[in-house]
Context: one part of a larger RNA
């Protein structure tokens, strides 16, 4: 020095376990916010540096109900308190809730800084405190008011809304490119991705200018089929329909005009014409006239209450039976009880009968959901057909664009940027150029619930899901740390059944270590469960 082999040491891989991740599945719930959110600064405990809770009333204050012995959060000790007059802890519902944040008196470099006004408190008086209060914008409303006479523009006051903020789903407005075509321009990708706007528990969309071609259907929306069919396409790559039927679910309305009335304003004046407010009225309709009659069927509003259900609970059967092992029975052996209960967790090992639970059965003072009834409110016939109303810069057209499964095509239909521009219900649009005939609807105002969509939240479960290099970045962390800042972003679980966490005695300055104790076990001693491997030693054989 090498190689073998025993024992260590170092190391942290494997085992096993889970407090946590992750993906579903059914129910439930579903906005918050000037009454001041969301988020946070800064407080706030006897002691108090992180959590959490909470707000100068600061780990909390009042009511009501549950509970029923101990309690004062994680989180140990000390102190010192409270609790059968019912604490703690649970649920409802209230009080209070600094500062900053839409942040809103002004101002700012968030969490500061300085103000004006009423009112109040002190003070002999200033000063000083306290409580309130003052942004902007639309709307409405009344006063007030320029150039410029009336006026308007502006100004002020009062009321009421608004603002911001939310996981993902909705609705609009804008809108990529990589790629695919085996290149690449139309085309795909895709109206995706993002950006901006809006709103809601759901958004939207909807009560036919609609499908259609028969014995016609009768709002939307959503599923299955129709169907990868018909179409569309450098007829490439792709693209992708209705009709119909079967289901889910079902609901239908209100303006506006015509007309009547009342009031205003104009008007010389009218039975004119303007406005505003009420009536009326709403699709083969309505106005108007005649006739009857004060009525249903319905309903999405409004009220008050019935049952149900949410937010706490209660109750809930059978062995602590013998003996064995063992440190500990749930484990073996032998016997017995439950069962509407043999989910599931825990107890010193593997429990239907120990404990917490589980099936079952009950239970609300407070709020809050629901659906179904009930009152209240809304809602109405029959004729007649002269006259009148029935939504214009529309509908259409040309030109440019977009959307439609349809890429300009025979290209119908829908939105519109320019430019022209109608009818009047015999009107008009539509039925895939057009044109006739026939047939269907009634534009150019509006509202409308279900059945769908998604999961921040809350329950319950489930898993040929993962078990600390995995599983979500986080077994709690967007925290340590990095970065000037946008922003990037870690690593870290296991003594033991119980701390019984090693009194005492030696060695040491300690760190360590012997001993002695505790424990089933200390080769579990806190750097603690098991404890490979590289890698460092010591012994001991063989070798050079």
């Nucleotide at each position: 020095g090498g190689c073998u082999u025993a024992c260590g040491g170092a190391g942290a891989a494997u085992g096993c376990c889970u407090u946590g991740g992750u993906a579903c599945a059914u129910g439930g719930c579903g906005c918050c916010g000037a009454a001041g959110a969301a988020g946070g600064a800064c407080g706030u405990g006897a002691c108090a540096a992180g959590c959490u809770g909470c707000g100068a009333a600061a780990a909390g204050c009042u009511g009501c109900g549950g509970g029923g012995a101990g309690g004062a959060g994680c989180a140990a000790a000390u102190a010192u308190c409270u609790u059968g007059a019912g604490a703690u802890c649970c649920g409802c519902a209230g009080a209070u809730a600094u500062c900053c944040g839409a942040a809103u008196g002004a101002g700012g470099g968030a969490a500061c800084u300085c103000a004006g006004c009423a009112c109040g408190g002190c003070u002999a008086a200033c000063a000083c405190c306290g409580u309130g209060u003052u942004a902007u914008c639309g709307u409405a409303u009344a006063c007030u008011g320029a150039a410029u006479a009336g006026a308007u523009a502006g100004g002020u006051a009062u009321a009421c809304g608004a603002g911001g903020g939310g996981a993902a789903c909705c609705c609009g407005g804008g809108g990529a490119a990589c790629u695919g075509a085996a290149a690449c321009a139309u085309c795909u990708a895709a109206g995706u991705a993002c950006c901006c706007g809006g709103a809601g528990g759901a958004a939207a969309a909807g009560a036919a200018a609609g499908c259609a071609a028969a014995c016609g259907c009768g709002a939307u929306u959503c599923c299955g089929a129709a169907a990868g069919u018909a179409g569309u396409g450098g007829c490439g790559a792709g693209c992708g329909a209705a009709a119909u039927c079967g289901g889910a679910g079902c609901a239908g309305c209100c303006c506006a005009a015509a007309c009547c009335a009342a009031c205003g304003c104009u008007g010389u004046a009218a039975u004119g014409g303007c406005g505003u407010u009420g009536g009326g009225g709403u699709a083969c309709g309505g106005a108007c006239c005649g006739c009857a009659a004060u009525a249903a069927a319905g309903c999405a509003g409004u009220u008050g209450g019935c049952u149900g259900g949410a937010u706490a609970g209660u109750u809930g059967a059978a062995c602590u039976u013998a003996c064995c092992u063992g440190g500990a029975a749930a484990g073996g052996u032998a016997g017995a009880a439950c069962g509407a209960a043999g989910a599931a967790g825990g107890u010193g090992a593997a429990a239907u009968u120990c404990c917490u639970g589980u099936a079952g059965a009950c239970g609300a003072a407070a709020u809050c959901c629901a659906a179904a009834g009930a009152a209240c409110g809304c809602g109405a016939g029959c004729g007649g057909g002269a006259u009148c109303c029935a939504g214009a810069g529309u509908a259409c057209g040309u030109c440019g664009g977009g959307a439609c499964a349809c890429g300009a095509g025979a290209a119908a239909u829908c939105c519109u940027g320019a430019c022209g521009g109608a009818a009047g219900a015999a009107a008009u649009g539509g039925g895939g150029a057009c044109c006739a005939u026939c047939c269907c609807a009634g534009a150019a105002g509006g509202c409308u619930a279900a059945a769908u969509a998604c999961g921040a939240c809350c329950a319950u479960g489930u898993g040929a899901c993962c078990g600390a290099u995995a599983g979500c970045g986080a077994a709690u962390a967007g925290u340590a740390c990095c970065g000037u800042g946008a922003g990037g972003u870690a690593a870290a679980g296991g003594u033991g059944a119980a701390a019984a966490g090693a009194a005492c005695c030696g060695c040491g300055g300690g760190a360590g270590g012997g001993g002695a104790g505790u424990g089933a076990a200390a080769a579990a001693g806190a750097a603690c469960c098991u404890g490979a491997a590289a890698c460092c030693g010591u012994g001991a054989g063989c070798u050079u």